[in-house]
Context: one part of a larger RNA
RNA sequence: CUGGCGUAAAGGGCGUGCAGCCGAUGUAAGCCGAGUGAAGCCCGGGGCUCACCCAGGAGGGUCUUUCGGACUGCCAGUCUGAGAGGGUCAGGGGCCAGCGGAAUUCCUGGUGUAGAGGUGAAAUUCGUAGAGAUCAGGAGGAACACCGGCGGCGAAAGCGGCUGGCUGGGGCCACUCUGACGCUGAGGCGCGAAAGCGUGGGGAGCAAACAGGAUUAGAUACCCUGGUAGUCCACGCCGUAAACGAUGGGCACUAAGCGUCCGACGGGUUCGACCCUGUUGGGUGCUGCAGUUAACGCGUUAAGUGCCCCGCCUGGGGAGUACGGUCGCAAGACUAAAACUC
Numbered sequence: 001c002u003g004g005c006g007u008a009a010a011g012g013g014c015g016u017g018c019a020g021c022c023g024a025u026g027u028a029a030g031c032c033g034a035g036u037g038a039a040g041c042c043c044g045g046g047g048c049u050c051a052c053c054c055a056g057g058a059g060g061g062u063c064u065u066u067c068g069g070a071c072u073g074c075c076a077g078u079c080u081g082a083g084a085g086g087g088u089c090a091g092g093g094g095c096c097a098g099c100g101g102a103a104u105u106c107c108u109g110g111u112g113u114a115g116a117g118g119u120g121a122a123a124u125u126c127g128u129a130g131a132g133a134u135c136a137g138g139a140g141g142a143a144c145a146c147c148g149g150c151g152g153c154g155a156a157a158g159c160g161g162c163u164g165g166c167u168g169g170g171g172c173c174a175c176u177c178u179g180a181c182g183c184u185g186a187g188g189c190g191c192g193a194a195a196g197c198g199u200g201g202g203g204a205g206c207a208a209a210c211a212g213g214a215u216u217a218g219a220u221a222c223c224c225u226g227g228u229a230g231u232c233c234a235c236g237c238c239g240u241a242a243a244c245g246a247u248g249g250g251c252a253c254u255a256a257g258c259g260u261c262c263g264a265c266g267g268g269u270u271c272g273a274c275c276c277u278g279u280u281g282g283g284u285g286c287u288g289c290a291g292u293u294a295a296c297g298c299g300u301u302a303a304g305u306g307c308c309c310c311g312c313c314u315g316g317g318g319a320g321u322a323c324g325g326u327c328g329c330a331a332g333a334c335u336a337a338a339a340c341u342c
Base pairs, nucleotide, nucleotide: 003313004312005311006296007295011310013191014190015189016188020184022182025076026074027073029072030071032068033067034066035065037063042057043056045054046053081181082178083177084176085175086173087172088171089170093167094166095165096164097163098162099161100144105139106138107137108136109135110134111133115126116125152159153158196237197236198235199234200233201232205231206230210226211225212224213223248309249308250307251306252305253304256287257286258285259284260283261282262281263280264279265278266277267276268275291298292297315342316341317340324335325334326333327332
């Protein structure tokens, strides 16, 4: 000295969680560091013929003792962390069953006659075997107008008619209790839009493919008329996405102001649940100080200031490809290069 990940390459789609990592005060047994300490052993000297003896030196070690206390251990005591109990509240959170009305389409019957559809304009198409229009009845499937909102809920994917049953999570209030039980999380396990796949149902509308009509120089398109998979249900696979806030999770700290949703406690008003208003907690938005950023912007919901843990990046192309492996019925998914080239 020791880079980054909103948009330049880079946050895992989301959760749960084994190992691991990290995590408050005290004590000082182990342990680590520092200090202190006699002789002997070792080295080179002095004295005596040598040993014993004397003064000195180096490095290492045992032991004694003192201090510090990061680490392991132990004990104690609590508090904000985490959790439990009590009360209360909001909600399209999930699963199952039943029910409802509007609309589209089709069928049957009535009225009725020559057009209807569609487009930039047309045509394909439908209609004298009576269409379109209109009225009544019936069938069936899918989706739930208004409310509806920068609104709510959920970890994410996602969730919206009504009623009932089963069930998950969360907020607030006041106390009581447990006493670090916590955070993160490689692997693992689970969830995971749409499309797609398997088996069996279902099929109104829409609609890849496909056919036809137009357009055009052409038109394997855009527009129009049809239309099959599919879209729907049950069960089982797939496991991807601009799975986005393109922003991983946790904790703490750091100006204000304005909306909105849910709670708690007050004030005003006609006692009031309504309305107005204040304080406080939790969400969800906007503006913005400090700060930050390459800029755009972010700004107590941080991209600010710090700590802990995980994931990921290292020039463009080749390439998210080949090969190998794992998974899959398949489609393919995951893991993941190199030559070469600029």

Description: The part of an RNA shown here (small-subunit ribosomal RNA, central domain) has 342 nucleotides and comes from an uncultured SAR324 cluster bacterium.